c-di-GMP-I riboswitch aptamer from a Bacillota bacterium, 86 nucleotides, folded computationally.
NCBI's taxonomy places the organism under Bacteria, Bacillati, Bacillota.
[in-house]
RNA sequence: AUGUUCCAAGGGCAAACCUGUCGAAAGGCAGGGGCGCAAAGCCACAGGCCUUAAACCGUAAAGGUUAUGGCGGCUGGGUUGCCGGU
Numbered sequence: 001a002u003g004u005u006c007c008a009a010g011g012g013c014a015a016a017c018c019u020g021u022c023g024a025a026a027g028g029c030a031g032g033g034g035c036g037c038a039a040a041g042c043c044a045c046a047g048g049c050c051u052u053a054a055a056c057c058g059u060a061a062a063g064g065u066u067a068u069g070g071c072g073g074c075u076g077g078g079u080u081g082c083c084g085g086u
Base pairs, nucleotide, nucleotide: 007084012037013036017032018031019030020029021028022027035073041079042078043077045076046075047074048071049070050069055065056064057063
C1' cells in the first nucleotide's frame, strides 16, 4: 500500500429479560444481564418497519388519516477504522 475472504491473540459492542428514569406511545438513557455481532463504529440519504401526542375527519364517544416522534441489531447507500498474516 492492499483489504475485511480466511486464521491467531488481545481487546470492543451488547438481544431477550430485570431494576431505575425520561416519554402520549413507539422508544431512549443508566445499571445488571449475554442472545449474538468483524463495522452490532458513525450518518435517518433511499426503501421498509413501529408509534399517533398535536392536527384533521367524525355532533360526540368509538374509530380513521397523518410524523414533525422513533428503529442503524431490517435492506441498500455514504463515511471512518485496530492487530498479525496474505